The RNA shown here (transfer RNA) has 76 nucleotides and comes from a Nanobdellota archaeon. The sequence was found in a public genome assembly. NCBI's taxonomy places the organism under Archaea, Nanobdellati, Nanobdellota. Its mean pLDDT, the model's own confidence on a scale to 100, is 81.
[in-house]
RNA sequence: GCCCUAAUAGCUCAGUCCUGGUUAGAGCGCGACAUUGGUAAUGUCGAGGUCCUGGGUUCGACUCCCAGUUAGGGCU
Repeated sequence: GCCCUAAUAGCUCAGUCCUGGUUAGAGCGCGACAUUGGUAAUGUCGAGGUCCUGGGUUCGACUCCCAGUUAGGGCU
């Protein structure tokens, strides 16, 4: 220098193409409550998101297109 993959909640990850469309989800963790003699465990509820950044297409973009950033891998 070139190619490929990835980036979504505090953490680990779905969803993303074919096929753009209701308010973006799960587990763990966190908070409250219930339960218990008291914990743990369990159950219920809740909080928590610039979907990496910028731009474009579109009535409408986490999703499509372009550029960039970061990380990982490959080639030279």